[in-house]
Annotation:
A computed fold for a 97-nucleotide RNA from Cellvibrio sp. 79, annotated as TPP riboswitch aptamer (THI element). The sequence was found by an Rfam model in a public genome assembly. The source organism's lineage runs through Bacteria, Pseudomonadati, Pseudomonadota, Cellvibrionales and Cellvibrio. Model confidence (mean pLDDT): 78 of 100.
RNA sequence: GUUUUCUUGUCGGGGUGCUGGUGCGUGGCAUUGGCUGAGAUAUACCCGUCGACCUGAUCCGGUUAGUACCGGCGUAGGGAACGAGAUCCUCCAUGCA
Numbered sequence: 001g002u003u004u005u006c007u008u009g010u011c012g013g014g015g016u017g018c019u020g021g022u023g024c025g026u027g028g029c030a031u032u033g034g035c036u037g038a039g040a041u042a043u044a045c046c047c048g049u050c051g052a053c054c055u056g057a058u059c060c061g062g063u064u065a066g067u068a069c070c071g072g073c074g075u076a077g078g079g080a081a082c083g084a085g086a087u088c089c090u091c092c093a094u095g096c097a
Stems, first nucleotide, its partner, number of pairs: 001089001005086006011048004016042001017035008053078003059072004
């Protein structure tokens, strides 16, 4: 030093769906199982521009029990950061051999 990786402090951002049974009832809600996932409301989890997540979108094609999964849309439009330490790389100065 417009470098690598990691740790950490404070702060900030984000999601919580699908589905079988039962009950109430025809509003969805409650309850109990199942699915995926880091996480399905946790003093948790993920993410802070190498970007979680959101929008288009009740989108399109495939697939599935399913809105899970794959592809497209997509070089799309948005989207939350600063500090400290260690480490790595590079450069400079000095000393020693």

Its Rfam family is "TPP riboswitch aptamer (THI element)". About the family: Vitamin B(1) in its active form thiamin pyrophosphate (TPP) is an essential coenzyme that is synthesised by coupling of pyrimidine and thiazole moieties in bacteria.